Small-subunit ribosomal RNA, 5' domain from an uncultured bacterium, 519 nucleotides, folded computationally.

Context: one part of a larger RNA
RNA sequence: GAACAAACGCUGGCGGCAUGCCUAACACAUGCAAGUCGAACGAGAAAGUUUCCUUCGGGAAGCGAGUAAAGUGGCGCACGGGUGAGUAACACGUAAGAAUCUGCCCUUGGGAUUGGGAUAACAUUCUGAAAAGAGUGCUAAUACCGGAUAAUGUCUACGGACCAAAGGAGGCGUAAGCCUUCACCUGAGGAGGAGCUUGCGUCCCAUUAGCUUGUUGGCGGGGUAAUGGCCCACCAAGGCAAUGAUGGGUAGCCGGCCUGAGAGGGUGUACGGCCACACUGGCACUGAGAUACGGGCCAGACUCCUACGGGAGGCAGCAGUGGGGAAUAUUGGGCAAUGGGCGAAAGCCUGACCCAGCAAUGCCGCGUGAGCGAUGAAGUUCUUCGGAAUGUAAAGCUCUUUUAUGAGGAAAGAAAGCUUGUAGGGUAAUAUCCUGCCUGCUUGACGGUACCUCAUGAAUAAGCCCCGGCUAACUCCGUGCCAGCAGCCGCGGUAAUACGGAGGGGGCGAGCGUUGUUC
Numbered sequence: 001g002a003a004c005a006a007a008c009g010c011u012g013g014c015g016g017c018a019u020g021c022c023u024a025a026c027a028c029a030u031g032c033a034a035g036u037c038g039a040a041c042g043a044g045a046a047a048g049u050u051u052c053c054u055u056c057g058g059g060a061a062g063c064g065a066g067u068a069a070a071g072u073g074g075c076g077c078a079c080g081g082g083u084g085a086g087u088a089a090c091a092c093g094u095a096a097g098a099a100u101c102u103g104c105c106c107u108u109g110g111g112a113u114u115g116g117g118a119u120a121a122c123a124u125u126c127u128g129a130a131a132a133g134a135g136u137g138c139u140a141a142u143a144c145c146g147g148a149u150a151a152u153g154u155c156u157a158c159g160g161a162c163c164a165a166a167g168g169a170g171g172c173g174u175a176a177g178c179c180u181u182c183a184c185c186u187g188a189g190g191a192g193g194a195g196c197u198u199g200c201g202u203c204c205c206a207u208u209a210g211c212u213u214g215u216u217g218g219c220g221g222g223g224u225a226a227u228g229g230c231c232c233a234c235c236a237a238g239g240c241a242a243u244g245a246u247g248g249g250u251a252g253c254c255g256g257c258c259u260g261a262g263a264g265g266g267u268g269u270a271c272g273g274c275c276a277c278a279c280u281g282g283c284a285c286u287g288a289g290a291u292a293c294g295g296g297c298c299a300g301a302c303u304c305c306u307a308c309g310g311g312a313g314g315c316a317g318c319a320g321u322g323g324g325g326a327a328u329a330u331u332g333g334g335c336a337a338u339g340g341g342c343g344a345a346a347g348c349c350u351g352a353c354c355c356a357g358c359a360a361u362g363c364c365g366c367g368u369g370a371g372c373g374a375u376g377a378a379g380u381u382c383u384u385c386g387g388a389a390u391g392u393a394a395a396g397c398u399c400u401u402u403u404a405u406g407a408g409g410a411a412a413g414a415a416a417g418c419u420u421g422u423a424g425g426g427u428a429a430u431a432u433c434c435u436g437c438c439u440g441c442u443u444g445a446c447g448g449u450a451c452c453u454c455a456u457g458a459a460u461a462a463g464c465c466c467c468g469g470c471u472a473a474c475u476c477c478g479u480g481c482c483a484g485c486a487g488c489c490g491c492g493g494u495a496a497u498a499c500g501g502a503g504g505g506g507g508c509g510a511g512c513g514u515u516g517u518u519c
Base pairs, nucleotide, nucleotide: 001519002518003517004516006515007514008513009512010511013366014365015364016363017362018361019359020358021324026322027321028320030319031318032317035075036074037073040072041071048063049062050061051060052059053058082277083276084275091202092201093200094199095198096197097196100194101193102192105190106189107188108187109186110185111184113147114146115145116144122137123136124135125134126133127132153162154161155160167182168181169180170179171178172177203249204248205247210240211239212238215237216236217235218234220232221231222230252274253273254272255271256267257266258265259264279300280299281298282297283296302313303312304311305310330356332355333354334353338352339350340349341348342347369399370398371397372396379390380389381388382387404456405455406454407453408452409451413446416442417441418440421437422436423435424434425433463508464507465506466505467504468489469488470487474503475502476501477500478499484491485490
């Protein structure tokens, strides 16, 4: 000099864009953060209201509504979001590789037949304080299970053996049936994703020198989607190490970021990629995918409820609270946009996200007025008492109105969706359906915001540090080795440009200094 996720002191007008618990991976009240599908399935309310009947108590039917809430089933919940504890490791970066898997999506081949038995919801009985649980009876499916079919699939001793499926919605039709579309089963290929192996690179300590027995290799097996001591039996005695093994300490890694002419040094906040973790430790289940943050089981610590028998919980999601700390924000609005899940769609959900709020925390921009104005007011300071400085500064005159305040106008961000007609595709078909164009309607949290215009009036807006040398900027008074200053050298003991005040000056400016850290 530059930089910062900064803090502290003094000061503080506005806007845009960023950033905002670096400490206790400390503990958490409350709300929200993952649902969706009735076009898979069975069942199915109430309030209210209308009509009728009425013994005036009420009852029945329709609408509400095949709606709400619940259940079976499917898909999602493995994404998105958080944190950096652990990890010195194939964790990460980079470059290769072979023994693998892959839901949804795309392309393409083939198929989709015939039967069966349950079960939740519901009803009822019972246990329990609760959480919850048990029995009996009924019922459906794209839930579950047989048979059939079977290759381009799997296994193979090459003879053969084995393996699947589900329907829904719409249209035409008296019906049988046909068509469209979505879904289903089985292959092949792809895309994207994931697992695995290897070369090289990746901090400090030798005041850590030896380490290792599933250890190193082989044969055979088990296990896995897959290679492999990953695991097991047997056999051999190997393997690593001063080119630093082993041990200890520290640490998530990278793209990047800061600095520097570069080489290098430092760093890993925000944004992007990868990894790891989800109260602590362990375990598996389901699934295409997890050993699963808002799933399960066991153990532990902690907190809460309890009828003392037993139960409930996990903010390192978004807000928020206590605590720690020098220190870090709202228990906000909206799904309008982008993206995600489900759905045929309408749509629903989404603290992802988009916005708003708070903070000069940073960067950038703007303003706090402009012109004229005296041999130069007053005040103040200095003085050699003549004067000099503050100083065109003020006043005054003439303007302007960014900003401010008030008033008026007013966006882009909207693409889609529904709908009318029309053209094409598809079809047996002029239906339904798909695509394009046209007509009309509807959709904006931000926000009556940005922006524009008018009115008013210089009106609403300047501080902080420094002035001995380094280092730009000097005098007076006070103090008297005191009080104090100080980054280094050093100032202060009676004329201190170094302390404190004043006048003047210098620097930067909505900031300026100090402290900390890095180069």
Model confidence (mean pLDDT): 85 of 100. RNAcentral holds the full RNA, with entries from ENA.